[in-house]
RNA sequence: GUAAUAGCAAACUAGGGUUCCGGCUUCUUUUUUAAGAAGUGUCUGGUCCGAGAGUUUCUGGCUUCGGUAAUAACGAAGCUCCACGGAGGGAUAAAAGCCCGGGAGAU
Numbered sequence: 001g002u003a004a005u006a007g008c009a010a011a012c013u014a015g016g017g018u019u020c021c022g023g024c025u026u027c028u029u030u031u032u033u034a035a036g037a038a039g040u041g042u043c044u045g046g047u048c049c050g051a052g053a054g055u056u057u058c059u060g061g062c063u064u065c066g067g068u069a070a071u072a073a074c075g076a077a078g079c080u081c082c083a084c085g086g087a088g089g090g091a092u093a094a095a096a097g098c099c100c101g102g103g104a105g106a107u
Stems, first nucleotide, its partner, number of pairs: 007059001009057004015049002020046002022043001023040007060080007082102001084105001088100003
């Protein structure tokens, strides 16, 4: 100095906040074991968001074997590694291990 479509998707988790539900606080009403308004995520919650460097599954790809006239269909097994990382910005109600991003940079 240079290379890699290091695959796609889904579910879940670590994590994340606060639209909605619930909780809590204050106030108001008076149909009072109720209703409404405002505030509160420094509320363990439900819904929700959610990982390239987390988990699992499906699928795809490759290799080998079986199969075959054949490199066909189909089936079986295996492989699919590694991965430190800001600041800043963006979406949503909002935030984040989300997205920019396997980016900048470091090694």
Molecule: Guanidine-I riboswitch aptamer
Organism: Nitrosomonas communis